The RNA shown here (transfer RNA) has 73 nucleotides and comes from Helicostylum pulchrum. Rfam family: tRNA. On this family, see Lowe and Eddy, Nucleic Acids Res 1997: "tRNAscan-SE: a program for improved detection of transfer RNA genes in genomic sequence". The RNAcentral record of the sequence draws on ENA and Rfam. The prediction has a mean pLDDT of 82. The same sequence occurs in records of 4 taxa.
């Protein structure tokens, strides 16, 4: 400096351009227990890194930019 991955919930991750971004784990709250764990019922937490662009509609395409990684002179 060139090239290619990755970026979504506190963590781990999924979601064919089209319903209210989904599970899982944790965290809070209940039920059950002498209490705790466990199971079981709820609930809360996301402007999908940032910042523009197509499109009737964008996590998803395209530009740029930052990070973090891998390969390269």
């Nucleotide at each position: 400096g060139c090239g290619g991955a990755u970026g979504u919930a506190g963590c781990g991750u999924a979601a064919u351009g089209g319903a209210u971004a989904a599970c899982g784990u944790g965290u809070c709250g209940g039920u059950c227990u002498c209490c705790u764990a466990a199971a079981c019922c709820g609930a809360a937490g996301a402007u999908u890194g940032c910042g523009g662009g197509u499109u009737c509609g964008a996590g998803u395409c395209c530009c740029g930019u930052c990070a973090u990684u891998c390969g390269u002179g």